[in-house]
């Protein structure tokens, strides 16, 4: 300097172009003499910017980041 693949919650991970879900972490009660474990319940997210659509985590472009290739 060119291709390529990835980017959802504090961490793992899911979503046919039509209400963003779970599991775990915190956190709040309950249970317990306390602690932990169980239970219940809250609260947390689509990398960034613009296009396209009624309508975008999803599709198109550029840009940031990590990783892999070529040379």
């Nucleotide at each position: 300097a060119c291709g390529g693949a990835u980017a959802u919650a504090g961490g793992u991970u899911a979503a046919u172009g039509g209400u963003a879900g779970a599991c775990u972490u915190a956190c709040c009660g309950a249970u317990u003499u306390c602690c932990a474990c169980u239970c219940g319940g809250c609260a947390g997210a689509u990398g960034u910017c613009a296009g396209u659509u009624c309508a975008a985590a999803u599709c198109u472009g550029a840009c940031u980041a990590u990783c892999c290739g070529u040379a």